Record summary
A computed fold for an 83-nucleotide RNA from a Ktedonobacteraceae bacterium, annotated as transfer RNA. Rfam family: tRNA. The coordinates come from a structure-prediction model, not an experiment, and the mean pLDDT is 81. It was read from a public genome assembly.
RNA sequence: GGGGCGAUGGCGGAAUGGUAGACGCUGAAGACUUAAAAUCUUCUGGCCGCAAGGUCGUGAGGGUUCGAGUCCCUCUCGCCCCA
Numbered sequence: 001g002g003g004g005c006g007a008u009g010g011c012g013g014a015a016u017g018g019u020a021g022a023c024g025c026u027g028a029a030g031a032c033u034u035a036a037a038a039u040c041u042u043c044u045g046g047c048c049g050c051a052a053g054g055u056c057g058u059g060a061g062g063g064u065u066c067g068a069g070u071c072c073c074u075c076u077c078g079c080c081c082c083a
Stems, first nucleotide, its partner, number of pairs: 001082007010025003018066001027043005045056004059075005
């Protein structure tokens, strides 16, 4: 230099153009217990809000589309192959 794959919460990851983060782990609160462990229940991306709710968010910037994590272009970073 050329080619391929990838980048999503605290972590592993799901979603093959239609509610982003299913499910699991971690964590928090509660139940149970003399107490703890185990088990069970609820919650668990950021910001604003007492709450209801609002808003932003899939590496960065653009584009297509009514609608993009997903398709197109450029760039950044990581891994692999070729030279």